[in-house]
């Protein structure tokens, strides 16, 4: 200079002027009033996909079924989330991908071709035996799977030695499996040796089997005030009810389910100081933890958080006398008890580290 990879950031500040909403504080002519003053929507608030915090069942154990995660270590409250890492696969590479235990526990499933697809096979084929022979050969039984076919895949691979012909039969070397030692690591695991002829494919993102973990409902949860109203049928009964299902277990003791119906659709709270936030240091390779100090930043409740103008910074364009002037700054989208992930959409833009390749000093 090109192309490539993987990250960061995340639309400001004053100051007028009209407007809105909590809450504090004052007023008076007490009003849905009026003055002052803090503060007032995000990186995703979007999705309702995990996780918890919280409230009830309720005094909340256990097992089954059901669901979830699966390579190792670590972080978190806690995860199906984060991080380092390993191993496999892509890639010159930086980097990215992985439904990452287990097919000799057992069922399934693999079109079509092929002889044959699970412990499978003998179609063309070699091979010696018997017959028969026009001498070209054919027919029987037996023996092979070392050669070819056919497919995504055919039962280790080259080489030699054996054999009637051939086979890991034997035997080097070579790759997988087994085990065994060493060295390294917390370990997954790599690296090296050795012994064994043991070579019996692929699928579990089929079912399954193994490990780990898992109570259910949910703020329209739940408490408190006032205010109303109408109960009626069945069920089961020392039983019944206990909020996915079964079951033992506990715990309660005359209620307890289901249908139809009737009222109450006011109010206050739960509702924001928290697993909070910034800044600096120490640890860690990281997530991330620790520890000093500083900060308090919507709480609506039919649901406000807005427009304008001017003017600073920020950036981009273009112009230019290089002092400076113009324009523009649009996206996705909107808080509802909070947090901590993960998918999803997007914008001014700026900026950071790698890799390649070429190119000049």
């Nucleotide at each position: 200079u090109g192309g490539g990879c993987c990250g960061g950031u995340g639309a400001g500040g004053c100051g007028a002027c009209c407007g809105c909403g909590u809450c504090g504080g004052g007023g008076c002519u007490u009003g849905a009033c009026c003055c002052c003053g803090c503060c007032g929507a995000g990186g995703a608030a979007c999705g309702u996909c995990c996780g918890g915090g919280c409230u009830c069942c309720a005094c909340a154990g256990g097992g089954g079924a059901g669901a979830a995660c699966g390579g190792u270590g670590g972080g978190u409250a806690a995860c199906g989330c984060c991080c380092a890492c390993c191993c496999g696969g892509g890639g010159c590479a930086a980097c990215c991908c992985g439904c990452g235990a287990g097919a000799a526990a057992g069922u399934g499933c693999a079109a079509c071709a092929g002889a044959g697809a699970g412990u499978a096979g003998a179609c063309c084929g070699c091979c010696a035996g018997g017959g028969c022979u026009u001498c070209g050969g054919c027919c029987c039984g037996g023996g092979u799977a070392a050669g070819g076919c056919u497919g995504a895949a055919a039962g280790g691979g080259u080489g030699a030695g054996g054999u009637a012909a051939g086979a890991g039969c034997u035997c080097a070397c070579c790759a997988g499996c087994g085990c065994c030692c060493g060295u390294g690591g917390u370990g997954a695991c790599a690296c090296g040796g050795g012994c064994g002829g043991c070579u019996a494919g692929g699928u579990a993102a089929a079912c399954c089997u193994c490990g780990u973990u898992u109570g259910g409902a949910g703020c329209a949860a739940g408490a408190c005030c006032g205010a109303a109203c109408a109960g009626a049928a069945g069920g089961c009964g020392a039983u019944g009810a206990c909020g996915c299902u079964c079951c033992c277990c506990g715990c309660u003791g005359a209620g307890u389910c289901u249908u139809c119906g009737g009222g109450u659709u006011g109010g206050u709270u739960g509702c924001u100081a928290g697993a909070g936030g910034g800044u600096g240091c120490c640890g860690g390779c990281a997530a991330c933890g620790g520890u000093a100090c500083c900060c308090c930043g919507a709480g609506a409740g039919a649901g406000a958080u807005g427009g304008u103008c001017g003017u600073c910074a920020c950036g981009a364009c273009g112009g230019c006398u290089c002092g400076c002037c113009g324009u523009c700054g649009c996206a996705c989208a909107g808080a509802a008890c909070c947090c901590g992930g993960c998918g999803u959409a997007u914008g001014a833009u700026c900026u950071g580290g790698c890799c390649c390749a070429u190119u000049c000093c």